[in-house]
């Protein structure tokens, strides 16, 4: 130089075109003499950026950015 992959909640990750979820963490409640575990409830999202396709895009296409990787 060229090729491939990844980007989503605080963290680790799902979601194969129809209003985005889980686990852990966090907050609250109940429980306890108090703590922990477990239980119930809740908050938390510009789905990396910008365009395009579509009635409708996290998802498909193009470009860019960052990171990882293969080859030379």
């Nucleotide at each position: 130089c060229a090729g491939g992959g990844u980007a989503c909640a605080g963290c680790u990750c799902a979601a194969u075109g129809g209003u985005a979820g889980a686990g852990c963490a966090c907050a609250u409640g109940a429980u306890u003499g108090g703590c922990a575990u477990g239980c119930a409830u809740g908050a938390g999202g510009u789905c990396c950026u910008g365009g395009g396709u579509u009635c409708a895009a996290u998802c498909c296409c193009c470009a860019g950015u960052a990171c990882c990787u293969u080859c030379c």